The prediction has a mean pLDDT of 80. The RNA shown here (Glycine riboswitch aptamer) has 99 nucleotides and comes from a Planctomycetota bacterium. The source organism's lineage runs through Bacteria, Pseudomonadati and Planctomycetota.
This record gives sequence, structure tokens and C1' cells, in this order.
RNA sequence: UCGAUGGCAGCGGGAGAGUUCCGGGCCGGGGCCCGGACACCGAAGGGGCAAGCGGAUCCAUCCGCGAAACUCUCAGGUUCCCAGGACCGCGGCCGGACG
Repeated sequence: UCGAUGGCAGCGGGAGAGUUCCGGGCCGGGGCCCGGACACCGAAGGGGCAAGCGGAUCCAUCCGCGAAACUCUCAGGUUCCCAGGACCGCGGCCGGACG
């Protein structure tokens, strides 16, 4: 001097699945909200595991580490809006690897 991985916040994009039933509340009604039941979704978060690696070993096995957008659905979510949303893009800040 260049400026990677990574981190922080901002802006933009961003899916899936009932508003089904019952009860209660607000309201003149439509509708909205709360609770429960059942059904469903997976892309906040969380749990689980493969190959492989290491160790023990009576050589059959056991133990540990070990990823996800896979899987489980604890949590969360399931009209529109709002909110959330893995991940992606943009530039900003921090940082400073290789050269």
C1' cells in the first nucleotide's frame, strides 16, 4: 500500500401453512380482539444425525468430536395490513489475513 475471512448497524428483495370449530369481549351491524380445541407450516431461535477424524478394545463393538435450506417441531408462525423472517444484493463502519 492492497485489502480476504469475519463482525456491527442501515436500505432493498424475501417463502410456507385454517381465520376451521367452540366460548368470551368490543361494536347498531359488518368486522376486530382474547382464550381453548383440532389441523397445518418451517426460512427467527432451539434439538438430532452422515461421511470423516480421534480414543478404547475381549476385534465384535463402544465412547467422543462432527454440517445443512436434511430432519424434529420445543419455541415461533398460519385472512389482509403491521410485525417477524433463513438467505441474497447494495453501500457504510470495525477489523486486518494473503500479497